[in-house]
C1' cells in the first nucleotide's frame, strides 16, 4: 500500500406529506420536511415496475423509475 468489513468523527443525500411550477401520464424541479441510506453519486446496458400511443387486451413503439435488482464507472471519513 490493497480486499473484506464497519465504531468514532467531520461533511453528504433526503422517502412520506404539504406548497409552487413542467408534463396527457408515470413522473420530475425548486421550497419545506426526514424515513431512511456507504455510493439514496453518476450510466436506462439486462431484467422487473409504472405511464403514453397503438391493439384489443397481444406484438409494437415512445417515456419514466439508478430510493426494485443485476452489471458499468468514479468516491469522503476511518477503529476494532
Nucleotide at each position: 500500500u490493497c480486499u473484506c468489513c464497519g465504531a468514532a468523527c467531520g461533511g453528504g443525500c433526503a422517502a412520506a406529506g404539504c406548497c409552487a411550477g413542467a408534463g396527457u401520464a408515470a413522473u420530475c424541479u425548486g421550497g419545506u420536511g426526514a424515513c431512511g441510506c456507504a455510493a439514496a453519486g453518476c450510466c436506462a446496458c439486462g431484467g422487473g415496475u409504472c405511464c403514453u400511443g397503438g391493439a384489443c387486451u397481444g406484438a409494437c413503439a415512445g417515456g419514466a423509475u439508478a430510493g426494485c435488482c443485476g452489471g458499468g464507472u468514479u468516491g469522503c471519513c476511518g477503529a476494532a
Molecule: c-di-GMP-I riboswitch aptamer
Organism: Citrifermentans bremense R1